[in-house]
RNAcentral holds the sequence, with entries from MGnify. Predicted 3D model of a 148-nucleotide RNA (c-di-AMP riboswitch aptamer (ydaO/yuaA leader)) from uncultured Rubrobacter sp. The coordinates come from a structure-prediction model, not an experiment, and the mean pLDDT is 78. The organism belongs to Rubrobacter, within Bacteria.

């Protein structure tokens, strides 16, 4: 100097030499819960407790934010079943739906590089107006063309 993602701006007070920083209160942005109508359509399971109420566990439940989704291949692992098969999780690998970037700005083309994680809730949530409530971080570096 732009980028990714909601993640910014301002005002009070505290700190510093000064930024950064802590705490507080708004603006702006972004999330999740939550009726009627509409839509779907039964029921988890141990364990603790005398017990409705509660607590606590999860080997396949369900659900959120997010592009982050589906497979296949190897290897290792739990269990199930008895006949060589299932089903789970965990590592790595080729790919993938899907997502970002190509430096004035917007589209729209053709090439280029990148991501395709990771967390959280705790039996539970469909949409959803009024209500209620949370967050406002973090992180890496493209910088080719044509056309309008």
């Nucleotide at each position: 100097c732009g980028c990714c993602g909601a993640g910014u701006c301002c005002c009070c007070g505290g700190g510093u030499g000064g930024c950064g920083c802590c705490g507080g209160g708004g603006g702006g942005c972004g999330g999740g819960g939550a009726a009627c109508c509409c839509a779907c359509c039964a029921a988890g399971g141990g364990c603790c407790g005398c017990a409705c109420g509660g607590g606590u566990c999860c080997c396949c439940g369900g659900g959120g934010u997010g592009a982050a989704c589906c497979u296949c291949c190897a290897g290792c692992u739990a269990g199930g079943c008895u006949u060589a098969c299932c089903u789970g999780g965990c590592u790595g690998g080729c790919g993938u739906a899907g997502g970002g970037c190509u430096u004035g700005u917007c589209c729209u083309u053709c090439g280029g590089c990148c991501c395709g994680a990771a967390c959280c809730c705790g039996a539970c949530a469909g949409c959803u107006a009024a209500c209620c409530u949370c967050g406002u971080a973090g992180g890496a570096g493209u910088c080719g063309a044509a056309g309008a």